[in-house]
The RNA shown here (transfer RNA) has 72 nucleotides and comes from Butyrivibrio sp. Rfam family: tRNA. Rfam describes the family as follows. Transfer RNA (tRNA) molecules are approximately 80 nucleotides in length. The sequence is in RNAcentral, with records from ENA. Model confidence (mean pLDDT): 81 of 100. NCBI's taxonomy places the organism under Bacteria, Bacillati, Clostridia, Lachnospiraceae, Butyrivibrio.

RNA sequence: GGCGAGAUGGAGCAGUGGUAGCUCAACAGUUUCAUAAGCUGUAUGUCGGCGGUUCGAAUCCGCCUCUCGCUA
Repeated sequence: GGCGAGAUGGAGCAGUGGUAGCUCAACAGUUUCAUAAGCUGUAUGUCGGCGGUUCGAAUCCGCCUCUCGCUA
């Protein structure tokens, strides 16, 4: 240089055009003599950036940034 994969709450990951979810973690409550576990509830995302298509984009298209892999 060429090709491919990926970027989504604090962490790990789903989500192939119509309200952004799960697990763990965090916080509060409940339970306990107390802690853990269990149960209930709460908060946390401008979906890597900028444009485009569309009535509507995390999702489709273009460019860019970063990470990983293959290759000359």